Overview: This is a predicted structure of a 531-nucleotide part of an RNA (large-subunit ribosomal RNA, domain I) from an uncultured Bacilli bacterium. It was read from a public genome assembly. Rfam family: Bacterial large subunit ribosomal RNA.
Context: one part of a larger RNA
């Protein structure tokens, strides 16, 4: 140091139950009729999952299936089934105790009560059922309160996505304040499948228009903003997607009235009350019900076509030789299967539930045209002043919008805007409300795809993992997959206390459970060469 055998070790090659990215479609549920999550029981025998809930791995009604069945998970014992078990789908019955937890309490699954009606008892005890939180809305009332009604609220979630209330810093500005990061992170409130936003007191390329809102594209990194530094950064307009409009307040009339006011017609912007003339017709509905009907969902159901010989431990391989094909997608069967199984094209199917549509019934709105005297048309508003904010726009010529303090109008001859302001001239009717779609997300469900991963990779988690283990707590967090086709899991003999080991036996192969494959570093033997 090299060869050869063996060991140790788990790399490496194959595999895959698990992930990961995503696409359609359905949905976006739950909860005082007690939810989400749990304790803590429940099997004959049961430590752990999973299932249930003192009716406790189950009860009952329809249904679908059809031959085995009492979960994983074997085994003993004991049962069930074609009088249809088991096991799938629906719809009900049971549901202990915590938990919004709500009778009071509490150091969650526990303590301790009141009222009612029951069991047992002589009697207390005890035990069963029901029922007793608090907010709000409505009525009533004898009105700090009291009674009744409420299928009203409270909590959860999917670290999503939405409004809304608050609201950073690291960073860049190569420092730093103004600015930026950013109205982002985080917190709170509050809503739905979506949220918000919305039928002009509008929008305008200056020249006419255009005509709710939202999202895309392009105007455009343009006009602008800016210690005019880093940065920020539109709109209109166009071209797309989808398109949808209404409803109150006032006048004016009736009724009621506790005299404040409510109720009902009435009427809503090219306004309307009023007057006068004309209308019972037509349109439409974004609706809670009822009822056919059609489609789908939640169980299933049919469903084509091969055989022989060879190798082999197996045939689905190879020779030969036929079939199917609206079916040659995938899996699977001892190696590669159209034809063997499950399936795959096509086709059917539902007692019960549930969802879409569409149609009838039902409810709901729905009218103008011509006229002008009078009346009406959202007030501490509009606006202004000071201090803020939002608008791309840092106060700036600063216009628009929001509003803390102050102060404070006008009534369609009004009033706002048209980036100071004024003039003309146009636009448009504020101080109430309500609207599908187009648009944002995916935690959970169905089918699928995948020049994604393949066990130090993919999710932390392919395995009893948010486990075990660490932390007083918030929290941090793991390692770990493969015998074999089939346990056919090694009967028996021998050493040995045992554990290994050796025959013997299975098996295609010990692959021998420390189980496919078995690199490498490091160990041992045994030999050789060198010093």
């Nucleotide at each position: 140091c090299g060869u050869a055998c063996a060991g140790u070790g788990g790399a490496u090659g194959c595999c895959u139950u698990g992930g990961c990215a995503c696409u359609a479609g359905a949905a976006g549920a739950c909860g005082a009729u007690g939810a989400a999550g749990g304790a803590c029981g429940c099997g004959a025998c049961u430590a752990c999952c999973u299932g249930c809930g003192a009716u406790a791995a189950g009860c009952g009604g329809c249904g679908g299936c059809g031959a085995g069945c009492u979960g994983g998970a074997u085994g003993u014992g004991a049962g069930c089934u074609u009088u249809g078990a088991c096991c799938c789908g629906u719809c009900g019955a049971u549901c202990u105790c915590c938990g919004a937890a709500u009778g009071g309490g509490g150091a969650a699954a526990c303590c301790c009560g009141g009222c009612u009606g029951g069991a047992u008892u002589u009697a207390c005890c005890u035990c069963c059922a029901g029922u007793c939180a608090c907010c709000c809305u409505c009525g009533g009332u004898u009105u700090u309160g009291c009674c009744g009604a409420g299928u009203g609220g409270g909590g959860g979630g999917a670290c999503a996505c939405c409004u809304g209330g608050g609201g950073a810093a690291u960073u860049g500005a190569a420092a730093c304040a103004u600015c930026u990061u950013a109205g982002u992170a985080c917190c709170c409130a509050g809503a739905g499948g979506a949220a918000a936003a919305g039928a002009a007191a509008g929008a305008u390329u200056u020249g006419a228009u255009c005509g709710a809102u939202u999202c895309c594209g392009u105007c455009a990194g343009u006009a602008g903003c800016g210690g005019c530094g880093a940065g920020c950064g539109a709109a209109a307009g166009c071209g797309g997607a989808a398109c949808a409009g209404c409803c109150c307040a006032a006048a004016c009339c009736a009724c009621c009235u506790u005299c404040g006011g409510g109720u009902g017609g009435g009427g809503u912007u090219c306004g309307g009350a009023c007057c006068a003339c004309g209308u019972u017709a037509u349109g439409g509905g974004a609706c809670g019900g009822c009822g056919u009907g059609u489609c789908g969902g939640u169980a299933g159901c049919u469903g084509a076509a091969c055989g022989g010989c060879c190798u082999g431990g197996g045939a689905a391989g190879g020779c030969c030789g036929g079939c199917c094909a609206u079916a040659g997608a995938g899996g699977g069967u001892g190696a590669u299967a159209g034809c063997c199984c499950u399936g795959u094209a096509a086709g059917c199917g539902a007692c019960a539930u549930c969802g879409a549509c569409c149609c009838g019934c039902g409810c709901c709105c729905u009218a103008g045209u011509g006229g002008u005297a009078u009346c009406c048309a959202a007030a501490g508003u509009a606006c202004g002043a000071c201090g803020g904010g939002a608008c791309a726009c840092g106060u700036g010529u600063a216009a628009u919008c929001c509003u803390g303090u102050c102060g404070g109008a006008a009534u369609g001859u009004g009033u706002g805007c048209a980036g100071a302001c004024c003039a003309u001239u146009g636009c448009a009717u504020a101080a109430g409300g309500c609207u599908a779609a187009a648009u944002a997300c995916u935690a959970a469900c169905u089918a699928g795809u995948g020049a994604c991963c393949g066990a130090u990779a993919g999710u932390g988690u392919a395995c009893c993992a948010g486990u075990a283990c660490c932390g007083u707590g918030a929290g941090g967090g793991a390692a770990a997959g493969g015998u074999g086709a089939a346990a056919a899991g090694a009967a028996c003999c021998c050493c040995g206390g045992g554990a290994g080991g050796g025959g013997a036996g299975u098996g295609a192969a010990a692959a021998g459970a420390a189980u496919c494959u078995g690199a490498a570093a490091c160990u041992g033997u045994a030999u050789g060469c060198u010093u």